A computed fold for a 74-nucleotide RNA from a Nanobdellota archaeon, annotated as transfer RNA.
[in-house]
């Protein structure tokens, strides 16, 4: 230099193909349970969806450019 993959909650990931309320697990707070702790159960909190721009009534999702990580080729 060329080609691909990935980027979403503190952490691990789904959702993207086919645009229409941002979710699951875990972690954290509180409560129940227990003599106490752990485990279990319930509930709550936590996100400018890597950045910017475009299309659209509506974008995590489609289009363009850029950034970062990683793999292959040279």
């Nucleotide at each position: 230099g060329g080609a691909g993959u990935u980027g979403u909650a503190g952490c691990g990931c789904a959702g993207u193909c086919u645009g229409g309320u941002a979710g699951c697990g875990u972690a954290g707070g509180c409560g129940c349970u227990u003599u106490g702790g752990a485990a279990g159960c319930g509930u709550c909190u936590g996100g400018u969806c890597g950045a910017a721009g475009g299309u659209u009534c509506a974008a995590a999702u489609c289009c363009u450019u850029c950034c970062a990580a990683u793999u292959c080729c040279a």
The coordinates come from a structure-prediction model, not an experiment, and the mean pLDDT is 82. Its Rfam family is "tRNA". By type it is a transfer RNA.